RNA sequence: CAGAGUAGGAAAUGGUGCGUUAAGUGUUCGGCAGACGGGGAGUUGCUGCCGGGACGAAAAGCGAGACAGAUCGCUUGCGGUACCGUUUCCGCAUCCCGCUG
Numbered sequence: 001c002a003g004a005g006u007a008g009g010a011a012a013u014g015g016u017g018c019g020u021u022a023a024g025u026g027u028u029c030g031g032c033a034g035a036c037g038g039g040g041a042g043u044u045g046c047u048g049c050c051g052g053g054a055c056g057a058a059a060a061g062c063g064a065g066a067c068a069g070a071u072c073g074c075u076u077g078c079g080g081u082a083c084c085g086u087u088u089c090c091g092c093a094u095c096c097c098g099c100u101g
Base pairs, nucleotide, nucleotide: 001101002100003099008090009089010088011087012086013085014084015083016082017081018079019078020077027053028052029051030050031049032048033047034046038097039096040095041094059076060075061074062073063072064071
């Protein structure tokens, strides 16, 4: 001088679920906690949890049942839906040390 590597994140895709009687997702405020290349430190950044606020949605068909309903099942949708797998991309906020050439 150059380079490698983590947690994690994003997108696509497959599977199994959940909701569609609205939970979830997203957003915002407060509090608490956690994680952040091999080692140390570590944010105004990241993630999670708890409490609150505002906003906010897509159902349809068939069958079972039945007086009518409730209810249940299946199919097709819908949801910035959950988890898991695969692929691709991004990737230590930053500082010091270390590693490889």